Bacterial RNase P class A from Butyrivibrio sp., 338 nucleotides, folded computationally. Its Rfam family is "Bacterial RNase P class A". Rfam classes the family as a ribozyme. From the family's description: Ribonuclease P (RNase P) is a ubiquitous endoribonuclease, found in archaea, bacteria and eukarya as well as chloroplasts and mitochondria.
[in-house]
RNA sequence: CGAGUGAACCGGAUGGUCGCGGCUCUGAUAUCAGAGGUGAGGAAAGUCCGGGCUUCAUAGGGCAGGAUGCCGGAUAACGUCCGGUGGAGGUGACUCCAAGGCUAGUGCAACAGAAAUAUACCGCCGGCUUAGGCCGGUAAGGGUGGAAGGGCAGUGUAAGAGACUACCGCUUCCGUGGUAACACGGGAGGCAUAUGUAAACCCCAUCCGAAGCAAGACCAAAACGAAGCGAUUACGUGGCCCGCCAGCUUCAGGUAGGUUGCUUGAGCCUGCCGGUAACGGCAGGACUAGAUAGAUGACCAUUCAAGACAUAACCCGGCUUACAGGUUCACUCGUUUU
Numbered sequence: 001c002g003a004g005u006g007a008a009c010c011g012g013a014u015g016g017u018c019g020c021g022g023c024u025c026u027g028a029u030a031u032c033a034g035a036g037g038u039g040a041g042g043a044a045a046g047u048c049c050g051g052g053c054u055u056c057a058u059a060g061g062g063c064a065g066g067a068u069g070c071c072g073g074a075u076a077a078c079g080u081c082c083g084g085u086g087g088a089g090g091u092g093a094c095u096c097c098a099a100g101g102c103u104a105g106u107g108c109a110a111c112a113g114a115a116a117u118a119u120a121c122c123g124c125c126g127g128c129u130u131a132g133g134c135c136g137g138u139a140a141g142g143g144u145g146g147a148a149g150g151g152c153a154g155u156g157u158a159a160g161a162g163a164c165u166a167c168c169g170c171u172u173c174c175g176u177g178g179u180a181a182c183a184c185g186g187g188a189g190g191c192a193u194a195u196g197u198a199a200a201c202c203c204c205a206u207c208c209g210a211a212g213c214a215a216g217a218c219c220a221a222a223a224c225g226a227a228g229c230g231a232u233u234a235c236g237u238g239g240c241c242c243g244c245c246a247g248c249u250u251c252a253g254g255u256a257g258g259u260u261g262c263u264u265g266a267g268c269c270u271g272c273c274g275g276u277a278a279c280g281g282c283a284g285g286a287c288u289a290g291a292u293a294g295a296u297g298a299c300c301a302u303u304c305a306a307g308a309c310a311u312a313a314c315c316c317g318g319c320u321u322a323c324a325g326g327u328u329c330a331c332u333c334g335u336u337u338u
Base pairs, nucleotide, nucleotide: 001334002333003332004331005330006329007328008327009326010325012303013302014301015300016299017298018297020039021038023036024035025034026033027032041309045320046319048318049317050316051315052314053212054211055210056209060242061241062240063239065208066207067206068205069204070084071083072082073081074080085099086097087096088095089094100203101202105201106200107197108196109195121142122141123138124137125136126135127134128133150168151167153165154164155163169191170189171188172187173186174185175184176183177182216260217259218258219257225251226250227249228248229247236244237243268285269284270283271282272281273280274279
C1' cells in the first nucleotide's frame, strides 16, 4: 500500500421566525394567557419466540398434541446469549451445524445395473461333453451406480473369501486428564453389526393451560322485564377422559359517551469490584412520548460525508429482515522498502 475477517459508533449540528401534544407553576376560570422543562428507532419493521400484567379460576391427574435436542453456564424466561467439545468450509483471521438413537421396530431409495427385503451379467477355478454347450464352486477382479455382504496389504486356496494375520473402522472393558461433552493410551471381540435417510414414521430425554389492553375495572344511561335448565349435577375448566366446581342459557331494553388500565421500569447513565465471557454485586446520578382520527412540522442562514432504511399506541428481553454515506479499534493474508 492492497485484499479480507470480527466488533462498536454516527446517520446530523448551531442560530432565528411562525406553528403543534403533554407535564409543572402562576393568573384567570365556559374558554384562555404567561413562564419553565419535555416530546419517534437502531431497527419503532416482521408478529417469529419468551415473559410481565389482566380474565377464565377453583385444582389437579392421565391420554392425545406440540416444542427443544452435544456438554457446562447466564437469564424472569426462551427455540436467546456466553464458553467449550465434535464435525464441515477457508492459506488464514474466522464462519457455519435441524449436533440424542438406524446395533428396538417399520418404511423409502427414481434411473442405471444381472441384482438394492440382498446378488451372479462378464470374469476366475474344477468336472463332463466331438465342437456348440451343461453342472458345481467363488464374490478377490471388471462394468452400472451416491451406495453392491466393513476398508486396505498379505498368508492361504483348485480359484477365492475375516477363512486367518497386521493396520484401520465398529462394539465393549480398563487406566489417565477433564464438572461434562470428550481426548489420549491399553486389552478383548471376527463383528448378517450390508449403504444412505429420523428436516421419514418412530424410540429416548427435557419442557408446555387458554385468550388477550379491542385483556380488564369504574362511572353514566336504560330496563322497576319474560322464558328455560340446574345440587347423584347444568354451565365451565385449550381437545378427550377422570376429578373439581353453583348458578347458567336465551329473548327484550339501554349505551357506542367518559375515566382508568397508560408509563418509575426484570428500565437508563457513570464509576468500582467479581467472572475467560454472557452476566452479576455495590455506590452515585437523571426521570426522558403517552396520542386516541391520532402531536415532532414549515421557512431562512451557516456548517457538513448526512440524500439511506424508515415513524410509538400496554410494557419488556431476544431473533430475523432493510439501510445512501461515513468514523474507530483489533486481527489475517499478499506485495514493496528499510